[in-house]
Context: one part of a larger RNA
RNA sequence: GCCAGGGAGUUCUGAUCAUUGGCGAGGUUAAGCAAUUUAAUUGCGUAGCCGGAGGGAAACCAACAGUCCGCAUCCCCGUAAGGGGUGAGGGACGAGGUGUGCUCGCCUGGAGUCAAUGGUGUGAUACCCGAAGCCGGUCGAUCUAUGCUUGGGUAGGGUGAAGCCUUUCGAAAGGAAGGUGGAGGCCCGAACCGGUGCUGAUGUGCAAAUCGCUCGGAUAACCUGUGCAUAGGGGUGAAAGGCCAAUCUAGACCGGAAAUAGCUGGUUCCUCUCGAGACUACUCGCAGGUAGAUCUCAGACGAGACGGAUAAUGAUGUAGAGAUACUGAUUGGGUGUUUAGGGGAAGAAAUUCCUCGGCAUCUUGCCAAACUCCGAAUUUGUUAUCGUCGUAGACUCUGGGAGUGAGGGCAUUAGGGGUAAGCUCAAUGUCCAAAAGGGUAAGAACCCAGCCUGAAGUUAAGGUCCCUAAAUUUCGAUUAAGUGUAACUUGAAAGGCGUCCAUGGUCAAAGACAACUGGGAGGUGGGCUUAGAAGCAGCCAUCCUUUAAAGACAGCGUAACAGCUCACCAGUCGAGAUCAUGGGCCCUGAAAAUGGACGGGGCUAAAAUCGAAUACCGAUACUUCAGAAUACAGUAGUGUAAUUUGGUAGAGAGGUGUAUUGCGUGGGUAGAAGUUGGGCCGUGAGGUCCAGUGGACCGCGUUAUAAUAAGGAUCCUGGU
Numbered sequence: 001g002c003c004a005g006g007g008a009g010u011u012c013u014g015a016u017c018a019u020u021g022g023c024g025a026g027g028u029u030a031a032g033c034a035a036u037u038u039a040a041u042u043g044c045g046u047a048g049c050c051g052g053a054g055g056g057a058a059a060c061c062a063a064c065a066g067u068c069c070g071c072a073u074c075c076c077c078g079u080a081a082g083g084g085g086u087g088a089g090g091g092a093c094g095a096g097g098u099g100u101g102c103u104c105g106c107c108u109g110g111a112g113u114c115a116a117u118g119g120u121g122u123g124a125u126a127c128c129c130g131a132a133g134c135c136g137g138u139c140g141a142u143c144u145a146u147g148c149u150u151g152g153g154u155a156g157g158g159u160g161a162a163g164c165c166u167u168u169c170g171a172a173a174g175g176a177a178g179g180u181g182g183a184g185g186c187c188c189g190a191a192c193c194g195g196u197g198c199u200g201a202u203g204u205g206c207a208a209a210u211c212g213c214u215c216g217g218a219u220a221a222c223c224u225g226u227g228c229a230u231a232g233g234g235g236u237g238a239a240a241g242g243c244c245a246a247u248c249u250a251g252a253c254c255g256g257a258a259a260u261a262g263c264u265g266g267u268u269c270c271u272c273u274c275g276a277g278a279c280u281a282c283u284c285g286c287a288g289g290u291a292g293a294u295c296u297c298a299g300a301c302g303a304g305a306c307g308g309a310u311a312a313u314g315a316u317g318u319a320g321a322g323a324u325a326c327u328g329a330u331u332g333g334g335u336g337u338u339u340a341g342g343g344g345a346a347g348a349a350a351u352u353c354c355u356c357g358g359c360a361u362c363u364u365g366c367c368a369a370a371c372u373c374c375g376a377a378u379u380u381g382u383u384a385u386c387g388u389c390g391u392a393g394a395c396u397c398u399g400g401g402a403g404u405g406a407g408g409g410c411a412u413u414a415g416g417g418g419u420a421a422g423c424u425c426a427a428u429g430u431c432c433a434a435a436a437g438g439g440u441a442a443g444a445a446c447c448c449a450g451c452c453u454g455a456a457g458u459u460a461a462g463g464u465c466c467c468u469a470a471a472u473u474u475c476g477a478u479u480a481a482g483u484g485u486a487a488c489u490u491g492a493a494a495g496g497c498g499u500c501c502a503u504g505g506u507c508a509a510a511g512a513c514a515a516c517u518g519g520g521a522g523g524u525g526g527g528c529u530u531a532g533a534a535g536c537a538g539c540c541a542u543c544c545u546u547u548a549a550a551g552a553c554a555g556c557g558u559a560a561c562a563g564c565u566c567a568c569c570a571g572u573c574g575a576g577a578u579c580a581u582g583g584g585c586c587c588u589g590a591a592a593a594u595g596g597a598c599g600g601g602g603c604u605a606a607a608a609u610c611g612a613a614u615a616c617c618g619a620u621a622c623u624u625c626a627g628a629a630u631a632c633a634g635u636a637g638u639g640u641a642a643u644u645u646g647g648u649a650g651a652g653a654g655g656u657g658u659a660u661u662g663c664g665u666g667g668g669u670a671g672a673a674g675u676u677g678g679g680c681c682g683u684g685a686g687g688u689c690c691a692g693u694g695g696a697c698c699g700c701g702u703u704a705u706a707a708u709a710a711g712g713a714u715c716c717u718g719g720u
Base pairs, nucleotide, nucleotide: 001720002719003718004717005716006715011124012123015120016119017118018117019116020115021114022113023112026050027049028048032044033043034042035041054061055060064094066093067092068091069090074085075084076083077082095108096107097106098105099104127266128265130263134256135255136254137253138252139251145230146229147228148227150225151224152223153222154220156188157187158186159184163180164179165178166177167176168175169174192217193216194215197213198212200211201210232248234244235243236242269655270654271653272652273651274650279292280291281290282289283288295401296400297399298398299397300396304389305388306387308386309385310384311383312382313381314380315379320374321372322371327368328367332363333362334361335360336359337358339357341356342355343354344353345352346351407432408431409430410429411428412427413426415424416423437448438447439446452627453626454625455624456623457622458621462617463616464615465601466600467599471614473613474612475611476610477609478608484603485602494588495587496586498585499584500583501582502581503580504579505578506577507576515572516571517570518569519568521545522544523543526540527539528538551566554565555564556563628645629644631640632639633638656709658706659705660704662702663701664700665699666698667697674693675692676691677690678689679688680687681686
């Protein structure tokens, strides 16, 4: 891992609600007792409890034969539509009780109570499994820490302290040499004790700490046997929070104990109806709760409700816009005034003049989320009309039960951020969450489209060469880059005599543009400068003539000339040429790590791109047919304009199966249960039949009861 079996909302208590039943202004017994045949059952038992009156802190006081509206019902008129009356329940008012109260609160015109079943919540283990921990009592020092008692052990080699002896020096004190001697937490190194490095081997090991080589101590604070002592907030510790039996920042075992867990995991059959939330407020609150909103079920009431459209009438201060309409920011100019002030000039000074500036005014220019003289669209209040829903009961109210309270993507509008984020925080909408199907190669939320069952057809998005259903369809263009064949899934600034289109200008049959042939002259080598300067180093000027045309020269060249071209003109040729601007496609710009991706193959007058057209394919969409379910009406057949039937959390409803049980009724050795294979029925859980196997029990209907359904829990036990 697999298989089999086991495995999770239970029981009691007191509370509340619903349903069903008994009795009813009352309802009901508890303990206990008696009878009987064990269980059960029946009968007593009124102690107690709930209800029958409330208000007030208390003393204390103490409650409806009223009026109106009006649903259902019933009655009357009417063919019907409709109208009228009555009117339980319901509503409004009045009246009453009480509290100092006729502006307020509570209460008042009789419905409860006892059971059973179910929902929920309280206390209990309380759906199941899961802590680390806390406390109590015991057991441990055969491991290990330290101490005590009494024993044991330490090959061999080296060094050579004190002391002593001899000799010697010295007046002495004392010194020197040799010998002897054998000290030392001395040296080297086995046993023994240890455990440094290889970060070696091993690492489902030889081993829950070992093996190899290497290494430290090895007469000492040494190693070790035996016996004894210290015990859990305690010991022991040359101190590492070390060690105290593979356990230590508080041992182990048993108990309190099913501790607690706002946290993780799991929680077992089917079908049907409806169907969320991830928001608001408070919270020692942020992984949790409680209240509201949102969902569901039941009941009450009885007529209006509302998402859409149009109109009328209000609200608003955004987008935009504006600037002597405010606040703030911010250009240039003109005129007037000497007018706060500064600088300069003239003058002996008074003073005058100029200039910068101030103030006033005119003109001109540019701005604002926290500016507004203005001001949309949108949004929104009320009313009316239409529309939709509603007596088959809407809206509203009351009660039972929840779940949720981590949301997310996309589009639009703002803020934060970097006009970054699959970013963050709001608003509006939508989808996913909880939504299947088709498309997008593949993809939660992008496009199409909201799913009962079975058939047939038509379309949507998207597609139609092959993979692959359907056009190698039609018409007209563009692209030569495999550009492209990618909705989202990019490609910039800057460039292109790539190519196509449009517009405008200029030249052109009096011949353009390009090419070729010829000319391209004279005054003159202009003047100056300069060694020279002759069109062409530089400076100045840049005229005239002959001409079809020809610059006192646009480029190359020479030392300077020369020489070669150009502008300009003619001829040949014979039809468009050229410039500018705008646009389409294309090219460059263009860089990422294995070889590689338009989904792939492949595609070039396309199978690319743009424009137009007609067919076809294509979904659970739409249409048609048959069937099922649900809601409502109805006794039913049947009907409804049913615009119904996706669904997580969750609420509600109805069923299937298992075990036992009372009553009833059946099957079985002519083969029960179980089991293997198959047929049929049911929407399904399931049921039933046949054959084989098996060899003794097993059903069905109804009533009741429940240790009642397995794939999951690092589930438990066993097998394999």